Overview
This is a predicted structure of a 75-nucleotide RNA (c-di-GMP-I riboswitch aptamer) from an Acholeplasmatales bacterium. Taxonomically the source falls in Acholeplasmatales (Bacteria, Bacillati, Mycoplasmatota, Mollicutes). Its Rfam family is "c-di-GMP-I riboswitch aptamer". Rfam links the family to the GO term cyclic-di-GMP binding. The prediction has a mean pLDDT of 83.
């Protein structure tokens, strides 16, 4: 360094509902909660997809595809 993998160990993350808040809205925040997830880390100007609006234009999603980086084992 490359592949595979989550069994073994140390961890991690935290869907959906509900409750406050923010926003015109996708949705975001904090509280609960755990469906799950080997990248469920980070990236929206690497790209591509859905989504919303006050719509010729500006938003919003990384837990959809994807890109880039990372523990632990084994070969």
């Nucleotide at each position: 360094c490359c592949a595979u993998g989550a069994a073994a160990a140390a961890g991690g993350c935290a869907a959906a509902c509900c409750c406050g808040g923010g926003g015109c809205g996708a949705c975001c925040c904090g509280g609960u909660g755990a469906c799950g997830c080997a990248a469920a880390a980070c990236u929206a100007c690497a790209g591509g997809g859905u989504c919303u609006c006050u719509u010729u234009g500006a938003g919003a999603c990384a837990g959809c595809c994807a890109g880039u980086u990372g523990c632990c084992a084994u070969g």